Predicted 3D model of an 85-nucleotide RNA (Glycine riboswitch aptamer) from a marine eukaryotic metagenome. Model confidence (mean pLDDT): 82 of 100. Its Rfam family is "Glycine riboswitch aptamer". From the family's description: This family represents the bacterial glycine riboswitch.

RNA sequence: GAGCCUCUGGAGAGACUCUAUAUGAGCGCCGAAGGAGCAAGCUGAUCUAAUCAGUGAAACUCUCAGGUACAAGGGACAGAGUAUU
Numbered sequence: 001g002a003g004c005c006u007c008u009g010g011a012g013a014g015a016c017u018c019u020a021u022a023u024g025a026g027c028g029c030c031g032a033a034g035g036a037g038c039a040a041g042c043u044g045a046u047c048u049a050a051u052c053a054g055u056g057a058a059a060c061u062c063u064c065a066g067g068u069a070c071a072a073g074g075g076a077c078a079g080a081g082u083a084u085u
Base pairs, nucleotide, nucleotide: 001085002084005081006080007079008078009077014027016026017025018024019022028068029067030066034064035062036061037060041055042054043053044052045051
């Protein structure tokens, strides 16, 4: 330095409508579980060049999934810590 684990901090968006059997259905909205997409660059084909293909990141984009009053739970990311490598 790295990963697991433990503790701590941790945002956004309807107390919407309908039915009533349930965390059901519908519409709207959010992006920070997960998932997907791509820029420059690099590589190759071609070989004047252009074009095509591959590779290629995210907190950007999408919104499949997930989430959408308080609480609970989840939560990218960050801090601390035991043992391990």